Context: one part of a larger RNA
RNA sequence: CGUGGAAAGUUGCGGAAACUGUUCUCUAGUACGAGAGGACCGAGAACAAUAAACCUCUAGUGUGCCGGCUGUCCUACCAAGGGCACCGCCGGGUAGCUACGUUUAGCAUGGAUAAACGCUGAAAGCAUCUAAGCGUGAAACCAGUUCCAAGAUUAACUUUCGUCAUAGGACCCUUCGAGACGAGGAGGUUGAUAGGUGGUAGGUGUACGGACCGAGAGGUCUUUAGCCGAGCCAUACUAAUCGUCCAAUG
Numbered sequence: 001c002g003u004g005g006a007a008a009g010u011u012g013c014g015g016a017a018a019c020u021g022u023u024c025u026c027u028a029g030u031a032c033g034a035g036a037g038g039a040c041c042g043a044g045a046a047c048a049a050u051a052a053a054c055c056u057c058u059a060g061u062g063u064g065c066c067g068g069c070u071g072u073c074c075u076a077c078c079a080a081g082g083g084c085a086c087c088g089c090c091g092g093g094u095a096g097c098u099a100c101g102u103u104u105a106g107c108a109u110g111g112a113u114a115a116a117c118g119c120u121g122a123a124a125g126c127a128u129c130u131a132a133g134c135g136u137g138a139a140a141c142c143a144g145u146u147c148c149a150a151g152a153u154u155a156a157c158u159u160u161c162g163u164c165a166u167a168g169g170a171c172c173c174u175u176c177g178a179g180a181c182g183a184g185g186a187g188g189u190u191g192a193u194a195g196g197u198g199g200u201a202g203g204u205g206u207a208c209g210g211a212c213c214g215a216g217a218g219g220u221c222u223u224u225a226g227c228c229g230a231g232c233c234a235u236a237c238u239a240a241u242c243g244u245c246c247a248a249u250g
Base pairs, nucleotide, nucleotide: 001151005161006160007159008158009157010156014148015147016146017145020048021047022046023045024044025043026042032037050105051104052103053102054101058099059098060097061096065092066091067090068089069088070085071084072083073082074081075080109143110142111141116136117135118134119133168246169245170244171243172188173187174186175185176184193239194238195237196235197234198233199232200231202228203227204226209222210221211220212219213218
């Protein structure tokens, strides 16, 4: 930009992905073979590699979430804290993101075939899978499974709405498990969209102050405290104000 203007929901022309391997058990120490050895067919179980999704578990990260520690400067001093030192170093760690973690997948089945194997069968009184005709037969082909999909310009279909400021959309704003930017999703006071606040899961690990004990370093009690980013549930306290523009039939 097109499909006459829209909002939802579908169909599937077509396209893409996937297609794996190993070991073991049973059949069966059977068939076969003098023995040594040792099956086809069929049934089942594990595992590997690969792929996708996810974060319950395990593990990693988690640049100021918690604690410990050193040096130095500062808050006059003590105590308590703050800055800097690779996030100063060290021990942990929520959400998110991840794999080393978890779950799932490959199938089955059908159709038409290749090589090949056959049936019937003449030319050619025989024979012959082939000349007419009819079968069996492979991870390949076509379906089947998953995903995309009407620019499928052959521009499809269904429902509903709509014609001069109306349907609807956009601008603007609060934002997100969405995202390079556009786009997409949620929401804009008839409101839980984000922040804040309250509670809570969870993390750290028992704060400051005070009391007691000890000569002191320190310990005990108050205290499973204190502090806390992303999670969850609430709550209009703050911010999403007021508005504007575009917009289709003969």
Large-subunit ribosomal RNA, domain VI from a Candidatus Uhrbacteria bacterium, 250 nucleotides, folded computationally. It was read from a public genome assembly. The organism belongs to Candidatus Uhriibacteriota, within Bacteria.